[in-house]
A computed fold for a 94-nucleotide RNA from uncultured Sphingomicrobium sp., annotated as Glycine riboswitch aptamer.
């Protein structure tokens, strides 16, 4: 390193727009409006912390520089119903 397996947390929140339908008005009629449940594309503000990354440090290494360094600390990035995916770290084979 690779393969199988397990693997957590935190908003089904708010606002702005766009699709479109169940349904509902308007009209003589053509057609027009609204329009939840869904999905999507921004935005804020809150939150998580186990990809990465950053920081300090117990310790380590030659213990003077220097250098390694966490599951701590910070959130830049990433994530925040379920499902998906990602996923430190453990197991067990090669």
């Nucleotide at each position: 390193g690779c393969g199988c397996g397990g693997g957590a947390g935190a908003g089904u929140g708010u606002c702005c727009g766009c699709c479109a339908u169940a349904g509902c008005c308007c009209c003589u009629g053509c057609g027009g409006g609204c329009g939840a449940c869904g999905g999507u594309g921004g935005a804020a503000c809150g939150c998580c912390g186990a990809a990465g990354g950053a920081g300090c440090a117990a310790c380590c290494g030659c213990c003077c520089c220097c250098g390694g360094a966490a599951u701590c600390u910070c959130u830049c990035a990433g994530g925040c119903a379920a499902a998906a995916g990602g996923g430190a770290c453990c197991g067990c084979g090669c």
The coordinates come from a structure-prediction model, not an experiment, and the mean pLDDT is 81. The source organism's lineage runs through Bacteria, Pseudomonadota, Alphaproteobacteria, Sphingomicrobiaceae and Sphingomicrobium.